[in-house]
RNA sequence: CGAAGACGCCACUAGGGUUCCGCCGGCGCGGCGGCCGGGACAGGUCCAAGAGUGGCGAGCACGACAACGUGCCGCACGGCGGGAGAAAAGCCCGGGAGAC
Numbered sequence: 001c002g003a004a005g006a007c008g009c010c011a012c013u014a015g016g017g018u019u020c021c022g023c024c025g026g027c028g029c030g031g032c033g034g035c036c037g038g039g040a041c042a043g044g045u046c047c048a049a050g051a052g053u054g055g056c057g058a059g060c061a062c063g064a065c066a067a068c069g070u071g072c073c074g075c076a077c078g079g080c081g082g083g084a085g086a087a088a089a090g091c092c093c094g095g096g097a098g099a100c
Base pairs, nucleotide, nucleotide: 007057008056009055010054011053012052015047016046020044021043022041023038024037025036026035027034059072060071061070062069063068075095077098081093082092083091
């Protein structure tokens, strides 16, 4: 300096905003329905981590050699900027650029 590998999915959480619901304010109606606004509204739906959690699988090693069994599955500092959708984010670009 270069190559390969460092895996996939599901559920959830940190976190996220505001489509929908709820809540709050206003308008309106005999009443109900409704309309407008509010996410510096601790909520529900929703989005959500490579470096967060749990689980399943894949893979690898060994033993069986048919089924299967046991074990392993490590490490990981990180912008600016852009993208999606209703919008935002630890989502995607990204185990990126860069640093050690």
A computed fold for a 100-nucleotide RNA from a Chloroflexota bacterium, annotated as Guanidine-I riboswitch aptamer. Of the family's consensus pairs, 100% are formed in the model.